Overview: The RNA shown here (FMN riboswitch aptamer (RFN element)) has 117 nucleotides. Its mean pLDDT, the model's own confidence on a scale to 100, is 81.
RNA sequence: AACGAUCUUCAGGGCAGGGUGCGAUUCCCGACCGGCGGUAUAGUCCGCGAGCGCAUGAGCGCAUGAACCGGUGCGAUUCCGGUACCGACCGUAUAGUCUGGAUGGAAGAAGAUGUUU
Numbered sequence: 001a002a003c004g005a006u007c008u009u010c011a012g013g014g015c016a017g018g019g020u021g022c023g024a025u026u027c028c029c030g031a032c033c034g035g036c037g038g039u040a041u042a043g044u045c046c047g048c049g050a051g052c053g054c055a056u057g058a059g060c061g062c063a064u065g066a067a068c069c070g071g072u073g074c075g076a077u078u079c080c081g082g083u084a085c086c087g088a089c090c091g092u093a094u095a096g097u098c099u100g101g102a103u104g105g106a107a108g109a110a111g112a113u114g115u116u117u
Base pairs, nucleotide, nucleotide: 001116002115003114005113006112007111008110009109010108017029018028019027031097032096033087034086035048036047037046038045043085044084051062052061053060054059067083068082069081070080071079089100091098
């Protein structure tokens, strides 16, 4: 340094304040949050993960949101400025933020061992 290898650990944040109402962190005003890999640093580009069904070996199928303008620069839909937008399923007064599946799983990250050169 590499790997059809083994193992360990880690791996998601957020409604302050107010209004209506018998009742809402669910409605209204407003507030807040942003997983992983790639790429000039990304919730909105490309790809992946989380859900459900089948299989139960790899995997397959379904579902799977959202951005523009200006500036700098060789290069940025990633930086800077401005203005927007989006957010699975279950429960409940309609939920990105509460509760639950979940003391779960996982994209992946780090490390140890082994093997090879």